[in-house]
A computed fold for a 74-nucleotide RNA from a Candidatus Omnitrophota bacterium, annotated as transfer RNA. It matches the Rfam family "tRNA". Its mean pLDDT, the model's own confidence on a scale to 100, is 81.
RNA sequence: GGGCACUUAGCUCAGUUGGUUAGAGCGCAUGCCUCACAUGCAUGAGGUCAGAGGUUCAACUCCUCUAGUGCCCA
Numbered sequence: 001g002g003g004c005a006c007u008u009a010g011c012u013c014a015g016u017u018g019g020u021u022a023g024a025g026c027g028c029a030u031g032c033c034u035c036a037c038a039u040g041c042a043u044g045a046g047g048u049c050a051g052a053g054g055u056u057c058a059a060c061u062c063c064u065c066u067a068g069u070g071c072c073c074a
Stems, first nucleotide, its partner, number of pairs: 001073007010026004019057001028044005050066005
């Protein structure tokens, strides 16, 4: 330098042929339980969906550019 894939909650990830509200597990907080801790149960907080622009009535989803990470080729 060329090609491909990925980027969604603190971490690991789901999220369909674009459509009513963005989710799960773990973790975290609070309450219950316990002498206390763990386990268990209930509730809750936490997201500019990497950034910008475009297409569309409507974009996490499609297109372009940028950034980052990984793999392959040279």